[in-house]
Molecule: transfer RNA
Organism: Candidatus Absconditabacterales bacterium
RNA sequence: GGACGGUUAGCUCAGUUGGUCAGAGCACUCGCUUGACGUGCGAGGGGUCGGAGGUUCGAAUCCUCUAUCGUCCACCA
Numbered sequence: 001g002g003a004c005g006g007u008u009a010g011c012u013c014a015g016u017u018g019g020u021c022a023g024a025g026c027a028c029u030c031g032c033u034u035g036a037c038g039u040g041c042g043a044g045g046g047g048u049c050g051g052a053g054g055u056u057c058g059a060a061u062c063c064u065c066u067a068u069c070g071u072c073c074a075c076c077a
Stems, first nucleotide, its partner, number of pairs: 001073007010026004019057001028044005050066005
């Protein structure tokens, strides 16, 4: 330098063909249960989907640029 893959909640990850809520598990908070803790059950808080721009009536999803992590290839006399 080139190719490919990842980046979404505190953590691990889903998210189909662009369309009605941005989700799951764990964690966290509250309540019920318990003598208490834990378990179990219920409810809740938490996100501008790595960043910027573009296309579109509408973008996590498509396009461009860019940051970062990983893998592979090439170059390096």